Description
The part of an RNA shown here (large-subunit ribosomal RNA, domain IV) has 329 nucleotides and comes from Olea europaea subsp. europaea. RNAcentral holds the full RNA, with entries from ENA. It is recorded under the gene name rrn26.
Context: one part of a larger RNA
RNA sequence: CUCUCUCUAAGGAACUCGGCAAAAUAGCCCCGUAACUUCGGGAGAAGGGGUGCCUCCUAUCUUUUGAUUAGGAAAGCGGCACAUACCAGGGGGUAGCGACUGUUUAUUAAAAACACAGGACUCUGCUAAGUGGUAACACGAUGUAUAGAGUCUGACACCUGCCCGGUGCUGGAAGGUCGGAAGGAGAAGUGUUAGUUGCUUUGAAUGGAAGCCCCGGUGAACGGCGGCCGUAACUAUAACGGUCCUAAGGUAGCGAAAUUCCUUGUCGGGUAAGUUCCGACCCGCACGAAAGGCGUAACGAUCUGGGCACUGUCUCGGAGAGAGGCUCG
Repeated sequence: CUCUCUCUAAGGAACUCGGCAAAAUAGCCCCGUAACUUCGGGAGAAGGGGUGCCUCCUAUCUUUUGAUUAGGAAAGCGGCACAUACCAGGGGGUAGCGACUGUUUAUUAAAAACACAGGACUCUGCUAAGUGGUAACACGAUGUAUAGAGUCUGACACCUGCCCGGUGCUGGAAGGUCGGAAGGAGAAGUGUUAGUUGCUUUGAAUGGAAGCCCCGGUGAACGGCGGCCGUAACUAUAACGGUCCUAAGGUAGCGAAAUUCCUUGUCGGGUAAGUUCCGACCCGCACGAAAGGCGUAACGAUCUGGGCACUGUCUCGGAGAGAGGCUCG
C1' cells in the first nucleotide's frame, strides 16, 4: 500500500450524478393509530410503555411428588445495560408510470416492456373456420357459437366525439369493360380430291363467371380531424360577422406533460440560494379519446423531488485486529 472487519471528539449529507455504502430500526405483550378507500384495506400506520431473577395464587395435566403452558398479585434482589448473545421491519409525506400476483434479454437491461382478469370487433353451422403437410392425414376436438380462431385494448369508475372522399372489408338478379390460349357457337374460307360428301385446318357474328368500373354500407377497419380578414364606449381581447378550401375540420377531458423547439416560458410553493420537484396558467413547434382519454384505493428490488431518524458519505483524518503485498530465510 491492497483486502475484510472494529472503534472514533465536535458536527450530521456539508459527500455525491444520486444518502451509493454504512449506520440506525428489529422479538413478544399492552396501549394507541391519520388522510384516503373499491369498505376488504391503508396498518406492524405513526407514536408510546413493559420485558431479568426471587415469593405466592388461579386454571390445566398428574395417585402424590411434581410438570408445562396460560393468567394474576405484591414486596424485594443484582447489573452500565434484562427481546442483554445469535437471530431480528427504518419510518412518514409528494408526483409519474403500470391496476394487482406473475413473466422477460441463460452470460452488461427485471422495467414504464410482456402477460393478465375484464372490454370490443371480425371469422366459423361442423367434413367448421384456422393451422401443419405435395398428399394421405393430423391438430382444432372425442369440442359444437355460453364453442373455436384471429386482431386490438388492458382491473375498476366516468367516458369513448366528427369524417365513408382515398385504402380495406362487406352487400348489390341492372348496366359497362376485359374475355380464363376455359368451354360453347359456327358465317365465311384453306388443304386434300377430277369433283361433291368426308377428313384436315383458319375462324367472324354471338352467348360467356369471378375481377374491375358502378351503386350502397362499414371506424373498438387502415386512417384523417383547416386557413385568411374584420368587429365591443380606455386599451387589450373577440361571444359576433365575412370569405376560401375540405370527406370532415379535434368534442369531453388533459396540457411546458415519459409529449414544449423557443425554454432555466410566466406566476406561486419549498431553499439563504432550486436548469430538477410540486401547484397553476395555456401561446398544445408537434396531447386527445380501445396504436384508448382522464381519474383512481391497493400493490412495485420501478422512477422523480423533499423531510425525520441515523450515521466516517463528508469537514479530515486517526487508532486497532486479521489476511496479503514487501524484506530475510